This is a predicted structure of a 391-nucleotide part of an RNA (large-subunit ribosomal RNA, domain III) from Paenibacillus cisolokensis. NCBI's taxonomy places the organism under Bacteria, Bacillati, Bacillota, Bacilli, Paenibacillus. The coordinates come from a structure-prediction model, not an experiment, and the mean pLDDT is 80. Its Rfam family is "Bacterial large subunit ribosomal RNA". The sequence was found in a public genome assembly.
Context: one part of a larger RNA
RNA sequence: GAGUAACGAAAAGAUGGGUGAGAAUCCCAUCCGCCGAAAGCCUAAGGGUUCCUGAGGAAGGUUCGUCCGCUCAGGGUAAGUCGGGACCUAAGGCGAGGCCGAAAGGCGUAGUCGAAGGACAACAGGUUGAAAUUCCUGUACCACCGUAAGCCGUGAUGAGCGAUGGGGUGACGCAGAAGGGCAGUGACGCGGACUGAUGGAAUAGUCCGUCCAAGCAGUGAGGCUGAUCAGCAGGCAAAUCCGCUGAUCGAAAGGCUGGGCUGUGAUGGGGAGGGAACAUUGAAGUACCGAAGGUCAUGGGCUCCGGCUGCCAAGAAAAGCCUCUAGCCAGGCGAAGGUGCCCGUACCGCAAACCGACACAGGUAGGCGAGCAGAGGAUGCUAAGGCGCGC
Numbered sequence: 001g002a003g004u005a006a007c008g009a010a011a012a013g014a015u016g017g018g019u020g021a022g023a024a025u026c027c028c029a030u031c032c033g034c035c036g037a038a039a040g041c042c043u044a045a046g047g048g049u050u051c052c053u054g055a056g057g058a059a060g061g062u063u064c065g066u067c068c069g070c071u072c073a074g075g076g077u078a079a080g081u082c083g084g085g086a087c088c089u090a091a092g093g094c095g096a097g098g099c100c101g102a103a104a105g106g107c108g109u110a111g112u113c114g115a116a117g118g119a120c121a122a123c124a125g126g127u128u129g130a131a132a133u134u135c136c137u138g139u140a141c142c143a144c145c146g147u148a149a150g151c152c153g154u155g156a157u158g159a160g161c162g163a164u165g166g167g168g169u170g171a172c173g174c175a176g177a178a179g180g181g182c183a184g185u186g187a188c189g190c191g192g193a194c195u196g197a198u199g200g201a202a203u204a205g206u207c208c209g210u211c212c213a214a215g216c217a218g219u220g221a222g223g224c225u226g227a228u229c230a231g232c233a234g235g236c237a238a239a240u241c242c243g244c245u246g247a248u249c250g251a252a253a254g255g256c257u258g259g260g261c262u263g264u265g266a267u268g269g270g271g272a273g274g275g276a277a278c279a280u281u282g283a284a285g286u287a288c289c290g291a292a293g294g295u296c297a298u299g300g301g302c303u304c305c306g307g308c309u310g311c312c313a314a315g316a317a318a319a320g321c322c323u324c325u326a327g328c329c330a331g332g333c334g335a336a337g338g339u340g341c342c343c344g345u346a347c348c349g350c351a352a353a354c355c356g357a358c359a360c361a362g363g364u365a366g367g368c369g370a371g372c373a374g375a376g377g378a379u380g381c382u383a384a385g386g387c388g389c390g391c
Stems, first nucleotide, its partner, number of pairs: 013031006032388004040368003046348002050346001051075006060068002080141002082344004087118002092113003098107003122139005142340004150333003160328002165324005173311004179304004184298005189210006211269002215264005222257004226249007234242002273289002312315001354363002370382004
């Protein structure tokens, strides 16, 4: 040295009502305040039921507690298309044979693993107390199986299939600049509602809305690329493909790619606003009804863009896709129709649920991120939304 320090951001709380044994602390309402490139929304990692409902209040909550991320019980996570696997490869790992090594083991070919990279088919709306690109509604797309009518082919005069093989593509840096669009936003116009406590104001003022995808079809700013024929010892065999060489035509055509726009999708959805019955604040702002929906401007952002120009430090691979043969071969194509596996999916996620022993002023990858002023994502005040930081 003690009923002391402290009670974890100085964003701020107050009133009324309710519940209850008990209320500054729980619930409802109103007012006030704070954040607003965040103190909002989504999501990866990580956590592992913390989510929702009902009940509870021992312990936990730095006070309290009727409350809770606490305790008990019950419920909740729905996929051909989202993410991962039944696909590919990177660094790197393992590694048949093999090489090396007292042994253990080390290295490594073929191969096989390995992802936030490559490949790959779905959108909009509605719905729960708690799930949704998963359920439902509508409209799609992908793969495989597969039939009717019909079509092609059936002894090489061969439809069709087709390689673990060849080739192309996939396929990529940094910087800079311009143009075309789109989301978003603003203004005007249009539509709806209100119009008043003390005076005025209805050609006025205030507030709100002014939308909608994938897919399919058409169109398309632009960007890239020469086209056809013939020959060949190269691409480990073959090749009509690639490559090389030559000829003709030509800078037009042809081919590839391409944001967006228009129509449809959509006689549908959403929607400001209005609004019952029952009844006394909810099984109600529910059932149901429901207007306008156009023009201009801006557009940091996203996209056209695997583009263009410049530069040197010269910027993955494989699958996939296209094509070529080797080869196989009597069937092949083709509405409708059918089938579609395994795992994840609740909730938190700049945090009271993750990492910091804690409900800790710390740390934590990525995406979205409105208005006014402003060059701006600075800063100030606000919207949506969320909080007032558990004495």